[in-house]
Context: one part of a larger RNA
RNA sequence: CGUAGGAAAUUUGAGAGACCCUGUCAUUAGUACGAGAGGACCGUGAUGGACAGACCACUGGUGCAUCAGUUGUUCCGCCAGGAGCAUCGCUGAGUAGCUAAGUCUGGAAGGGAUAAGUGCUGAAAGCAUCUAAGCACGAAGCCUGUCUCAAGAUAAGAUUUCCAUAUAAGGGGCGUUGCAGAUUACGACGUUGAUAGGCUGCAGGUGUAAAUACGGUGACGUAUGUAGCCGAGCAGUACUAAUUACCCAAAACU
Numbered sequence: 001c002g003u004a005g006g007a008a009a010u011u012u013g014a015g016a017g018a019c020c021c022u023g024u025c026a027u028u029a030g031u032a033c034g035a036g037a038g039g040a041c042c043g044u045g046a047u048g049g050a051c052a053g054a055c056c057a058c059u060g061g062u063g064c065a066u067c068a069g070u071u072g073u074u075c076c077g078c079c080a081g082g083a084g085c086a087u088c089g090c091u092g093a094g095u096a097g098c099u100a101a102g103u104c105u106g107g108a109a110g111g112g113a114u115a116a117g118u119g120c121u122g123a124a125a126g127c128a129u130c131u132a133a134g135c136a137c138g139a140a141g142c143c144u145g146u147c148u149c150a151a152g153a154u155a156a157g158a159u160u161u162c163c164a165u166a167u168a169a170g171g172g173g174c175g176u177u178g179c180a181g182a183u184u185a186c187g188a189c190g191u192u193g194a195u196a197g198g199c200u201g202c203a204g205g206u207g208u209a210a211a212u213a214c215g216g217u218g219a220c221g222u223a224u225g226u227a228g229c230c231g232a233g234c235a236g237u238a239c240u241a242a243u244u245a246c247c248c249a250a251a252a253c254u
Stems, first nucleotide, its partner, number of pairs: 001152001005163007015149004021049007033038001051106005059100004066093005071086006110144003117137004170248003174190005195241003198237005204230003211224005
C1' cells in the first nucleotide's frame, strides 16, 4: 500500500515445512515343521540404542553485586572491627536464572488408492485362462492421520462485537517494566493502580555476627544465640516512581 468505511478479537485451511529409524528379551511355544539336530510365521507384552522436542520437581554443573574462612600489603590515628588491591587474591559452600550428564514426551495405530505379487468370476477360443468387461487382496513407499506456520490464498475467505458525524471505537507516543528482547517487536501495568523499586513476612543460602561476660599464662574456647548477614524466589503493603497534558484516526463512485 492492497483486501472499496474505520477497528478489536476469534477462526477456516488452499498451500508449505517438520517427523518418518532400529535392537534385545519374555510369551505364544520347545508348539507348527523336522528322523534328529534344530526350530518358526502370525499375535501380545516389556525394555534399550541413536535422534528430536520440552522442562528444571529430582541428580549435578555454573552461579564475577550471596555467606563464611584465610595469606600478603596499603589505608580508616592505635587496639578491636573493617575497606581497597593481589586471576572473582585464594579456599569451602550456594538462591534465582541458564543448563545436561538429569526428567518427561515422540516416531505410531487407523483410513484411502496402489506397486511387484496373489486371487474370484469369465469369454474371445463349447476347454483352459487373475483380464478382455467386472470384482477382491496386497508395501517402511503415495494421499491422509500427528506437530508447526499459514488469507499478499491479489480467487486477498469466515464469525462475533464496537464506532456512527465529530474527532468516535481504536491505535500511537510517553512513563513503570517483564520469564520478552541487540534495536524493533511481543506481554503486563499507569492511581478506578501491586508495573518496578523500597519496606515487612516467608522460603532458601551461609553457618552461630559484633559487643559483653566467663574459662585459659596464651593461642583460643564457651554462653547470650540455629546467631548475624543475604542478588535475582513467593506473598503482602501505595512509602517512591508510573502526573497532567499530547498525536493519529471513519462513507468514495454511481

Large-subunit ribosomal RNA, domain VI from Marinilabilia salmonicolor JCM 21150, 254 nucleotides, folded computationally.
It matches the Rfam family "Bacterial large subunit ribosomal RNA".
The RNAcentral record of the full RNA draws on SILVA.